[in-house]
RNA sequence: AGGGUUUGAUCCUGGCUCAGGACAAACGCUUGCGGCGUGCCUAAGACAUGCAAGUCGGACGAGAAAUCUCAACUUCGGUUGGGAGAGUAAAGUGGCGAACGGGUGAGUAACGCGUGAGUAAACUACCUCCGAGUUCGGGAUAACACUUCUAACGAGGUGCUAAUACCGGAUAAAAUUUCAGGACUUAUGUCUUUGAGAUCAAAGGUGACCUCUGCUUGCAAGUCACCGCUUGAAGAUGUGCUCGCGUUCUAUUAGCUAGUUGGUGGGGUAAUGGCCUACCAAGGCGAUGAUGGAUAGCCGGCCUGAGAGGGUGUUCGGCCACACUGGGAUUGAGAUACGGCCCAGACUCCUACGGGAGGCAGCAGUCGGGAAUAUUGCGCAAUGCCCGCAAGGGUGACGCAGCAACGCCGCGUGAGGGAUGAAGGCCUUCGGGUUGUAAACCUCUGUCGGGGAGGACGAAACCUCCGGAGGACAAUAUCCUCCGGAGCUGACGGUACUCCCAAAGGAAGCUCCGGCUAAUUCCGUGCCAGCAGCCGCGGUAAUACGGAGGGAGCAAGCGUUGUCCGGAUUUACUGGGCGUAAAGAGCGCGUAGGCGGGUCUGUAAGUCAAACGUGAAAGCCCCGAGCUCAACUCGGGACCCGCAUUUGAAACUGCAGACCUUGAGUACAAAAGAGGAAGGCGGAAUUCCCGGUGUAGCGGUGGAAUGUGUAGAUAUCGGGAAGAACACCGGUGGCGAAGGCGGCCUUCUGGUUUGAUACUGACGCUGAGGCGCGAAAGCGUGGGGAGCAAACAGGAUUAGAUACCCUGGUAGUCCACGCUGUAAACGAUGGGCACUGGGUGUUGGUCCGUAAGGAUCGGUGCCGCAGCUUACGCGUUAAGUGCCCCGCCUGGGGAGUACGAUCGCAAGGUUGAAACUCAAAGGAAUUGACGGGGGCCCGCACAAGCGGUGGAGCAUGUGGUUUAAUUCGAGGCAACGCGAAGAACCUUACCGGGGCUUGACAUGCUAGAAGUAGGAACCCGAAAGGGGGACGACCUGUAUCCAGUCAGGAGCUAGCACAGGUGCUGCAUGGCUGUCGUCAGCUCGUGCCGUGAGGUGUUGGGUUAAGUCCCGCAACGAGCGCAACCCUUGCCCCUAGUUGCCAUCAGGUAAUGCUGGGAACUCUAGGGGGACUGCCGAGGAUAACUCGGAGGAAGGUGGGGAUGACGUCAAGUCCUCAUGGCCCUUAUGUCCCGGGCUACACACGUGCUACAAUGGCCGAUACAAAGGGCAGCAAAACCGCGAGGUGGAGCUAAUCCCAGAAAAUCGGCCUCAGUUCGGAUUGGAGUCUGCAACUCGACUCCAUGAAGUCGGAAUCGCUAGUAAUCGCGGAUCAGCAGGCCGCGGUGAAUACGUUCCCGGGCCUUGUACACACCGCCCGUCAAGCGACGAAAGUCGGGGGUACCCGAAGCCGCUGCUCUAACCCGCCCCUCGGGGCGGGAGGAGGGCGUCGAAGGUAAACUCGGCGAUUGGCGCUAAGUCGUAACAAGGUAGCCG
Repeated sequence: AGGGUUUGAUCCUGGCUCAGGACAAACGCUUGCGGCGUGCCUAAGACAUGCAAGUCGGACGAGAAAUCUCAACUUCGGUUGGGAGAGUAAAGUGGCGAACGGGUGAGUAACGCGUGAGUAAACUACCUCCGAGUUCGGGAUAACACUUCUAACGAGGUGCUAAUACCGGAUAAAAUUUCAGGACUUAUGUCUUUGAGAUCAAAGGUGACCUCUGCUUGCAAGUCACCGCUUGAAGAUGUGCUCGCGUUCUAUUAGCUAGUUGGUGGGGUAAUGGCCUACCAAGGCGAUGAUGGAUAGCCGGCCUGAGAGGGUGUUCGGCCACACUGGGAUUGAGAUACGGCCCAGACUCCUACGGGAGGCAGCAGUCGGGAAUAUUGCGCAAUGCCCGCAAGGGUGACGCAGCAACGCCGCGUGAGGGAUGAAGGCCUUCGGGUUGUAAACCUCUGUCGGGGAGGACGAAACCUCCGGAGGACAAUAUCCUCCGGAGCUGACGGUACUCCCAAAGGAAGCUCCGGCUAAUUCCGUGCCAGCAGCCGCGGUAAUACGGAGGGAGCAAGCGUUGUCCGGAUUUACUGGGCGUAAAGAGCGCGUAGGCGGGUCUGUAAGUCAAACGUGAAAGCCCCGAGCUCAACUCGGGACCCGCAUUUGAAACUGCAGACCUUGAGUACAAAAGAGGAAGGCGGAAUUCCCGGUGUAGCGGUGGAAUGUGUAGAUAUCGGGAAGAACACCGGUGGCGAAGGCGGCCUUCUGGUUUGAUACUGACGCUGAGGCGCGAAAGCGUGGGGAGCAAACAGGAUUAGAUACCCUGGUAGUCCACGCUGUAAACGAUGGGCACUGGGUGUUGGUCCGUAAGGAUCGGUGCCGCAGCUUACGCGUUAAGUGCCCCGCCUGGGGAGUACGAUCGCAAGGUUGAAACUCAAAGGAAUUGACGGGGGCCCGCACAAGCGGUGGAGCAUGUGGUUUAAUUCGAGGCAACGCGAAGAACCUUACCGGGGCUUGACAUGCUAGAAGUAGGAACCCGAAAGGGGGACGACCUGUAUCCAGUCAGGAGCUAGCACAGGUGCUGCAUGGCUGUCGUCAGCUCGUGCCGUGAGGUGUUGGGUUAAGUCCCGCAACGAGCGCAACCCUUGCCCCUAGUUGCCAUCAGGUAAUGCUGGGAACUCUAGGGGGACUGCCGAGGAUAACUCGGAGGAAGGUGGGGAUGACGUCAAGUCCUCAUGGCCCUUAUGUCCCGGGCUACACACGUGCUACAAUGGCCGAUACAAAGGGCAGCAAAACCGCGAGGUGGAGCUAAUCCCAGAAAAUCGGCCUCAGUUCGGAUUGGAGUCUGCAACUCGACUCCAUGAAGUCGGAAUCGCUAGUAAUCGCGGAUCAGCAGGCCGCGGUGAAUACGUUCCCGGGCCUUGUACACACCGCCCGUCAAGCGACGAAAGUCGGGGGUACCCGAAGCCGCUGCUCUAACCCGCCCCUCGGGGCGGGAGGAGGGCGUCGAAGGUAAACUCGGCGAUUGGCGCUAAGUCGUAACAAGGUAGCCG
């Protein structure tokens, strides 16, 4: 830092997706050790059990027991008493604490939180400091005892008692308060050395001592100390309240509000305040988003990111809120109180049914929920908190341990050597490679774990003791403080750590290996099973599935899933866009808002600078330190980008003031115009009506018909009526904001431009909402209605035709008024201002000029510089360069749909989602292909001709059918007389049957046999084969010969490797071939152009058979093709002259080059010449070239052949051959016999023969070329009607033979008929080949004599020695050709021309095609699946409103009841006091306001379900059509 994915390829747009990091995680597989962290995200669900807040005897009264011991008594069981236990336990009064600590995040969108201020509007227990005081009294009450009620909880009565509990009095100031004064402040006010008045205190405890005082031994009420208590002042800490700013989504929530907003009086509070109350006023909030709805604890921080941001709020820390749910107060410094109280509700438990008890969101733990989250542990040793003088006690805070790889960090699972590169595995081209120095083996080490031994730091305080110093005091007691020393105390834990022992011994997995992305082979599977994050893999050779070998990555972990950020500049502040990709509102006027010309002065809100405060700690970062390192922890620094305050600066913006004229505007003078509205007028045309002329049609179409017309149309003339629209002018001309505006005239009216002056003095630009205008269609009411014309009707077309075409035709189109408010309302381009080369038209002005022309302002076009753009293109009329304002966009589909709201009479408009689904959808351009697009041009492509095919019979091939088998392949052209240049056996691959198994054939190894291999007769058999076994070997060497032996080879037997396969895959392949096409094309190098695909060259103008050549040109060259070179044929020459030839000479014959001879000719076969647009003329650019001509055997490629570019068709062939893979192995191999490939209702292709007289038959008579021939061709002669036979001359061939060429020509017959045409079929008889012609050969003869009388739709070949016609030869081959390949003979017709059919080439155009039109693709219907809307209704949630009832409780009222202290009065008295009555105060009861839950009612709102219903989406091969993409066959599209 980017990558993959839209295309044939490209660039762009754009979405999806991946690589990174993180986590309170979970799941799968795996797991050695340790350290540090973390651990219910769900049910704020319910909870058994234990513990989590107590403490103080130095505040107070009272005060056990067990047990031990002593004594007495004793019925020997025990009883009583004393002491110890013990002033202990438990309980009580009282004080302090319990409001902290700990938990949770339900609620809360709020001054809740964060940050900064304020409190002159406040409180603050304990603590610290400073000052003063601590006096005199009183009455009760718990505990306790006795007793009553109750199941329990608990409650009551009587009696006794204490206090640091409670109460009264005194004193008291600088406290509080009132008044007066003074000083001060930003303010309601604050302060005060001022004066006067009023009001409020207290409690003691412990220890020591005897100086004072009292009694006087000593003790105390005395003194001292300490701890308390009271009252002030201050501090610290904590808290309350107020304010600025910040703090999620939703407008498909737009209006909200009655204590509501303010004031006055009063109340209340620690304190301001509608906080509460009475009265008065009518305010307050809101598009800068009130109100409502949804969601959510907030922050420091954490994660991510380059940052800006985005996400998040677990652990730790700060704040808030809550404690079963709701309400309420009490106590207190502090609570509206998690482990307090009261009430209501739900739930659980107990109950004697009367009534009670309870609240784990404390720590453990349980159930439940869930993918998921731990021990009912140890300890107060440390830290901290509470209580206490202290010792100490308490503390599930906390410190530790346990469980969990949940996270981070660290360590280990060994190290070195070791090649025969072991074995095994896997792969293999069989050579080997790889696993792999890996192992084994040798040497060594000892972390962790195991065993053993030692063994911490954390602990130092408090306290005690000792020593010293200081203070208080009368004091050497004592107490307090400080310093030094000693002692005491550890849950973790016998842990960390150290040492010793043994031993490589106990310790590696997980994921991935098609691309992205690092890492590949084999086997299995066969669109199956499966994989998949995206693209996509799998249909028989899968690097993508599964396994294995190997490899890559990470590692005690590895993967998966989920979530967040990143990549994503894909919400764009940093940092995006809107002509065509998504996106400019249809247009204007204008409100708020935003922005705004020049100069000067002031100010200081923004802005900038400095200082200061704050920005907690922790965290991040830097430096250092401590655990062996690290994680972790500690110390210091930096940072905290913010807010506030003060001071300063004054350029810019703002604000205030003064001025200016250039922006804007006004006046004046001109000008153009389909600008708008109203009224009037006009002619042409159309239709209709009337009349005249006139007669049979008119009309309409591709062609027709419907229609119209003899009742007189159409046509034509005259007259009339009506409505609508305004030809020519007319023009990328004009006007308007847009929609839009077109005959002429008049009236009214808006805007614009130009010119020259004057004036105003920034008055401007834009514009959310809002208001207005707004084509066509449509709607309402009323008119109007000629033409046109949805709907509709008819006629055609068609497979259908609810269309296109035709004939009609109603709404509508027109007018008035009102509505609708949308269009591809487009320049697909919002408005304004400024700036930035030009050229050329046009329009309206002005100026100069006689004119031509020029200058300038405003508009409207074209072309183009720079620049911009993905490209196309834009380009002073910007899509360039900038500024200002508005609107809009964020993948495609679903969908401009649903719901809601709103507008509308309706149609419908505006606003405008989601579920679900896809991996794209798109823009521009490129190359192709295609078009019922265009241009140019070729081809027997059409046309013009000639002859055929399609009809018949037969042959042959194919399909189909049949069959045991009818072997296989070939399938439009380009399969079908094709592979087959020749199936009776063989061939042969097929079928039936019979055999063989190292095999019919190749190579190697091992072993064996020696009368071996081979092998006759004979037996079985259809043969193959199986028996059988007379006879009986070979080559080389030893080695000279023979026999034999030995060795080797060959051969044989047995066995092992292997052979063999016309078995499969031509879609795994090579090679070969077909085809487009002998079409003129296909490319490359360099350069140039383009971001790129790519283009240029190769296009263009000519020309050619040709990308052939010429010219031009950002191209210049080159290659493969074309052409030429090659073969053949046509003319000539040279050379040569047998087997060929024979002119001349000679000889000879019945005849013949027969013979001598000749070398002229023909010919043969070698070489050469010849033709090149070379020459002339014309045309043409003077070129290429074309036309004509001359000469020539031949003329513009002379004819023919060979030759086939880049490529296409997964074309054909695994059955020619070769070959990968798969398959068979006593058979899918191989041998043999027989059968089949030759079947036959049919269908097609290719042929043959015909249908006849241009013919048939008979007779006669001419003329070829090219071939073949020794297992061959075969002559003569003879036989046979013939096929043929006999025969064998000659010929290894210019010699001989096949071999008679036929058509033709001459003569004769036939005379138009199913024939003297035609020959199928069938009968009979033969010939030949061959082992063998039954299935199943060819030929011959005799007989038979079918269809067929020129062939429907359709279709083929051929342009000259061609078609047509005639015969001849050859390959294959024993035999078999109508096929095939060749050869010659005879020998035409026609081509105007390129409109059309087919194929092709080049250029161009459109494209939604690229598997490329046999393409793509739309909608209904049918089927399955999915989500959604509507819906009678039904069920539930939520917050309000109105009313009813009204608990607890605070407050208020009270004429009722009760009441120790204090007050008053009276009485009694032993003078201590007592009694009675009353008061104050208090309590209770009663009443009242408020008031939770509950109830009733009508609405609102959100959601679930819902018969049925509606569309939508998705789903290899369903139905119907063909809408769109080409002019898509009716151009398409929008409303």
Predicted 3D model of a 1535-nucleotide RNA (small-subunit ribosomal RNA) from an uncultured bacterium. Its mean pLDDT, the model's own confidence on a scale to 100, is 85.